c-di-GMP-I riboswitch aptamer from a Bacilli bacterium, 86 nucleotides, folded computationally. The source organism's lineage runs through Bacteria, Bacillati, Bacillota and Bacilli.
RNA sequence: ACGAUAAAUUGGCAAACCUAUCGAAAGGUAGGGACGCAAAGCCACGGGUCUAAGGCGGAAAUCGCUAUGAUAGCCGGGUUGCCGAA
Numbered sequence: 001a002c003g004a005u006a007a008a009u010u011g012g013c014a015a016a017c018c019u020a021u022c023g024a025a026a027g028g029u030a031g032g033g034a035c036g037c038a039a040a041g042c043c044a045c046g047g048g049u050c051u052a053a054g055g056c057g058g059a060a061a062u063c064g065c066u067a068u069g070a071u072a073g074c075c076g077g078g079u080u081g082c083c084g085a086a
Stems, first nucleotide, its partner, number of pairs: 012037002017032006035073001041079003045076003048071003054066004
């Protein structure tokens, strides 16, 4: 110096819910608020999950299928970072 997990320190993030707002919806953003998180920092590459505007099917339906939409606080992966024993 690198890796590593304990202890400790500086701290960090922010679930549900409420308000406002964007969106067809899932969901996102801002403020409040803390369930929790050692990457609960970032990235949609792979898988899973959610939604179905549009498209297709249907006599029709509040029906069915479909991601180009979303989810990183579902998992894997990539990448960056704080402390620092054995």